[in-house]
Molecule: c-di-GMP-I riboswitch aptamer
Organism: Syntrophobacteraceae bacterium
């Protein structure tokens, strides 16, 4: 420096119940508590999934209200790229 891997050593992360706030919602922070994770550590560049305030059609004589498309929004613990990184075998 690359590869394999979690045996074993030292450790780390933290699902979900739940309690708050943030959000229109997906979700997201904090508290909690482990389902689990060899990058479950960062990063939306791709792709996939979610949501749909706003907008744009459609329903209605108008409003109300209601469907439908759609990402400037999430999801990194969905995959894939990228940057780092302990420990040990090649």
């Nucleotide at each position: 420096g690359u590869u394999c891997g979690a045996a074993a050593a030292g450790g780390g992360c933290a699902a979900a119940a739940c309690a708050u706030c943030c959000g229109a919602a997906a979700g997201g922070g904090u508290g909690g508590g482990g389902c689990g994770c060899a990058a479950a550590g960062c990063u939306u560049c791709c792709g996939g999934c979610c949501u749909a305030a706003g907008u744009u059609c459609c329903c209605u004589g108008a409003a109300a209200g209601g469907g439908a498309a759609u990402a400037g929004g999430g999801u990194u613990g969905c995959a894939g790229g990228g940057c780092u990184g302990c420990c040990g075998g090649g």